[in-house]
This record gives sequence, C1' cells and structure tokens, in this order.
RNA sequence: GCGCCUUUAGCUCAGAGGAUAGAGCAUCACGCUUCGGACGUGAGGGUCGGGGGUUCAAGUCCCUCAAGGCGCA
Repeated sequence: GCGCCUUUAGCUCAGAGGAUAGAGCAUCACGCUUCGGACGUGAGGGUCGGGGGUUCAAGUCCCUCAAGGCGCA
C1' cells in the first nucleotide's frame, strides 16, 4: 500500500428496513440468612464508534473517516 472482518449497556454478545433497542454477567434495592455467599423478586444503565447520504421510515443499506483484528505484497 491492497483486500476482508469487527465496532450496540461497565464486560461478553443478540438484533437479515417498521414491536418501547434486548439477553447473560456485573452494579444497586428488597426478600432469604446470625453475617456473607448462593438463591428469589425488582430497578438503574444505550442518543447503536464519528460525519454524510438513500428511504415515508436506518442499529440494519451506501459513501467517508477513526479504532482494533486477520491475510497478501
């Protein structure tokens, strides 16, 4: 330098153009317990990496930039 993949909650990841953007773990509260852990119930937490475009409608499609990974030279 060229090609491909990834980027969504604190972490690991779902989400093939229209549901209020979800799960597990973690955190917090309550229950249980002598206390803690485990377990049970509930809660908070996201403007989906940045910018632009297409569309009535974009996390999803297109362009560009950035970061990370793999391969080729």
Overview
Transfer RNA from Candidatus Moranbacteria bacterium CG_4_9_14_3_um_filter_40_7, 73 nucleotides, folded computationally. Its mean pLDDT, the model's own confidence on a scale to 100, is 82. NCBI's taxonomy places the organism under Bacteria, Bacteria candidate phyla, Candidatus Moraniibacteriota. Its Rfam family is "tRNA". About the family: Transfer RNA (tRNA) molecules are approximately 80 nucleotides in length. The family's RNA type in Rfam is transfer RNA.